[in-house]
Context: one part of a larger RNA
RNA sequence: UGACGGGGGCCCGCACAAGCGGUGGAGCAUGUGGUUCAAUUCGACGCAACGCGAAGAACCUUACCUGGGUUUGACAUGGCGGUAGUAGAACCCCGAAAAGGGAACGACCCCGCAAGGGGAGCCGUCACAGGUGCUGCAUGGCUGUCGUCAGCUCGUGCCGUGAGGUGUUUGGUUAAGUCCAGCAACGAGCGCAACCCCCGCCCCUAGUUGCCAUCGGGUCAUGCCGGGAACUCUAGGGGGACCGCCGGCGACAAGCCGGAGGAAGGUGGGGACGACGUCAAGUCAUCAUGGCCCUUACGCCCAGGGCGACACACGUGCUACAAUGCCGCGCACAAAGGGUCGCGAACCCGCGAGGGGGAGCCAAUCCCAAAAAACGCGGCUCAGUUCGGAUCGUAGUCUGCAACUCGACUACGUGAAGCCGGAAUCGCUAGUAAUCGCGGAUCAGCCAUGCCGCGGUGAAUCCGUUCCCGGGCCUUGUACA
Numbered sequence: 001u002g003a004c005g006g007g008g009g010c011c012c013g014c015a016c017a018a019g020c021g022g023u024g025g026a027g028c029a030u031g032u033g034g035u036u037c038a039a040u041u042c043g044a045c046g047c048a049a050c051g052c053g054a055a056g057a058a059c060c061u062u063a064c065c066u067g068g069g070u071u072u073g074a075c076a077u078g079g080c081g082g083u084a085g086u087a088g089a090a091c092c093c094c095g096a097a098a099a100g101g102g103a104a105c106g107a108c109c110c111c112g113c114a115a116g117g118g119g120a121g122c123c124g125u126c127a128c129a130g131g132u133g134c135u136g137c138a139u140g141g142c143u144g145u146c147g148u149c150a151g152c153u154c155g156u157g158c159c160g161u162g163a164g165g166u167g168u169u170u171g172g173u174u175a176a177g178u179c180c181a182g183c184a185a186c187g188a189g190c191g192c193a194a195c196c197c198c199c200g201c202c203c204c205u206a207g208u209u210g211c212c213a214u215c216g217g218g219u220c221a222u223g224c225c226g227g228g229a230a231c232u233c234u235a236g237g238g239g240g241a242c243c244g245c246c247g248g249c250g251a252c253a254a255g256c257c258g259g260a261g262g263a264a265g266g267u268g269g270g271g272a273c274g275a276c277g278u279c280a281a282g283u284c285a286u287c288a289u290g291g292c293c294c295u296u297a298c299g300c301c302c303a304g305g306g307c308g309a310c311a312c313a314c315g316u317g318c319u320a321c322a323a324u325g326c327c328g329c330g331c332a333c334a335a336a337g338g339g340u341c342g343c344g345a346a347c348c349c350g351c352g353a354g355g356g357g358g359a360g361c362c363a364a365u366c367c368c369a370a371a372a373a374a375c376g377c378g379g380c381u382c383a384g385u386u387c388g389g390a391u392c393g394u395a396g397u398c399u400g401c402a403a404c405u406c407g408a409c410u411a412c413g414u415g416a417a418g419c420c421g422g423a424a425u426c427g428c429u430a431g432u433a434a435u436c437g438c439g440g441a442u443c444a445g446c447c448a449u450g451c452c453g454c455g456g457u458g459a460a461u462c463c464g465u466u467c468c469c470g471g472g473c474c475u476u477g478u479a480c481a
Base pairs, nucleotide, nucleotide: 001481002480003478004477005476007475008474009473010472011471012470013469015465016464019428020427021426022425023424026319027318028317029316030315031314032313033312034310035309042053043052064305065304066303067302068301069300070299073128077127078126079125080124081123082122083121085105091102092101093100108119109118110117111116130294131293133292134291135290139288140287141283142282143281144279146277151190152189153188154187155186156185157166158165159164170181171180172179196271197270198269199268201239202238203237204236205235206234207233211228212227215226216225217224242265245259246258247257248256249255308447321421325380326379327378328377329376330375337368338367339366342361343360347356348355349354387418392413393412394411395410396409397408398407434457435456436455437454438453439452440451
């Protein structure tokens, strides 16, 4: 000087408390451990691994296994030699395919009348290619984490033999090393804040594909038509909030409390943004890269299998155990997105998944599209049930070369566990939790209950800081560095 303390002081954070909903029990989904296996490819391991890399494993992917094949190689560049392949073919044989054999066809570009030369392609050969093989303890890049925590430092001066200190401590204040005051310090940098984006109010500009107040036309009805530019909205610009005003408190400071006005207050709500550094944290399997290793194989091609196994164990989730519910019928109200290899309306067929059909739409125009919870009416009457839907049987639909291993969905039948969950444990302070549906990426399809977004309905509680966890500043002890 740090680190640490079941030392002290001050102070924060859904840290506790207060409160609401869960997990831990059940069934299933998914990841992991373990076990098994020819293989169940690899990585990730307290917080910060475990619905993580996977924003899509039937083949492919695929890195694994078994088997079949291959050696200048699936791919790049170059040397030498050769050459009728501009060549990838159709067709035949063999084969699971990869591959192999045959057959057919038959002068590509440039110079040149031509001979010939050069090039591309192909063949041979050599140099090399190739490796998801090892090392994240050789690395770059990127990322997680402490932590959006308020800290981390520098120049000069001053103090100290020195390590170092001072500044950065102290008093007040703040979300903040935020600001004020003081002070052997005076300044400065990286952080904080602000500048950026979205949402909330208003104005201006613009008016189609969006809008419809006034006028006219039309309809069973609908901005449907003429028209209008008000309103909503769209999307570009601007205004608006600064403790600015008033009162109180305070050192007359910084600021704090209350009030007015205002769509909004005291950082308005959300996002982007992550200091010096820590964990030899993570990644050699995104990529890049040093070194090492394999080069008829640790490379390459193919078929099938595996990554989907199942006595078990854990994490994360979904659906429930019902009456604030379930079922039937009726009937409203979103936002944000996606669509031409696409979205696909009306209409017809089918109980349905879906099929037929093709209007319209490169989309404020058309489509996906129905929002659901809500609300109205009716049924159920506490029952393992009209709760719950696992499991299994049968029949189907769709995608795809192909759904046995191993897809999703539909119909009928079957109806399991489950009566609110031990010890323990998680999230959340407001348009939040809870609850309800909608969309998107990936994607032929989909094992999505995941992830990333969107809106609808919409709470409870916060006395307080003693305690648990993490953190900041000062101080104290130390046999630790």